[in-house]
c-di-GMP-I riboswitch aptamer from Candidatus Brocadia carolinensis, 106 nucleotides, folded computationally. The source organism's lineage runs through Bacteria, Planctomycetota, Candidatus Brocadiia, Candidatus Brocadiales and Candidatus Brocadia.
RNA sequence: UUACGAUAAAGGCAAACCCUGGGUAAUCAGGGGACGCAAAGUAAAGGAUCUUGAGAGCCGAUUAAGGAGUUUAUACGGCUUAUAAAAAGAUAGCCUUACUGCCGAA
Numbered sequence: 001u002u003a004c005g006a007u008a009a010a011g012g013c014a015a016a017c018c019c020u021g022g023g024u025a026a027u028c029a030g031g032g033g034a035c036g037c038a039a040a041g042u043a044a045a046g047g048a049u050c051u052u053g054a055g056a057g058c059c060g061a062u063u064a065a066g067g068a069g070u071u072u073a074u075a076c077g078g079c080u081u082a083u084a085a086a087a088a089g090a091u092a093g094c095c096u097u098a099c100u101g102c103c104g105a106a
Base pairs, nucleotide, nucleotide: 004104005103012037013036017032018031019030020029021028022027035093041099042098043097045096046095047094048091049090050089051088052087055081056080057079058078059077060076061074062073064071065070
């Protein structure tokens, strides 16, 4: 120095959950809180997982025509159904990868 990871030493990070705020959402930030973590440090490069809206039908609402029924239009609201691919986004505490890093037993 590299590999490696101890009932070592000094420390570090912070899951779920709660509060506040951002976002349509996945989820993110701050505070509290500790399940755990030898990279649970950083990076969306490759996967994986997650989110999003759009189609069609019905009802309602609004608009226009009309004596009414009705017809037309609406990136409006609700319900049902299809969801393959693509697009955009999220996750580094899902894996691979890249970069950096404390200590020094076997």